[in-house]
A computed fold for a 75-nucleotide RNA from a Synergistaceae bacterium, annotated as transfer RNA. Rfam family: tRNA. The family's RNA type in Rfam is transfer RNA. Its mean pLDDT, the model's own confidence on a scale to 100, is 82. The organism belongs to Synergistaceae, within Bacteria.

RNA sequence: CGGGAUGUAGCGCAGCCUGGCUAGCGCACCUGCAUGGGGUGCAGGUGGUCGGAGGUUCGAAUCCUCUCAUCCCGA
Numbered sequence: 001c002g003g004g005a006u007g008u009a010g011c012g013c014a015g016c017c018u019g020g021c022u023a024g025c026g027c028a029c030c031u032g033c034a035u036g037g038g039g040u041g042c043a044g045g046u047g048g049u050c051g052g053a054g055g056u057u058c059g060a061a062u063c064c065u066c067u068c069a070u071c072c073c074g075a
Base pairs, nucleotide, nucleotide: 001074002073003072004071005070006069007068010027011026012025013024020058029045030044031043032042033041034040051067052066053065054064055063
């Protein structure tokens, strides 16, 4: 320098191809109940502006362009 993959909650991920519910799941965390306490179980709850910027569109995590970080391949 060229090509590719990944980036979504504290952690691990799905959703993206085919644009439209209010962005979801597990763990973790908080509160309550059960227990003498712990563990555990049950119920409820907090947390995201989808790596960043711009564009297309009535509408973008999703399509397009640029860019950043990490990793892989090639030179």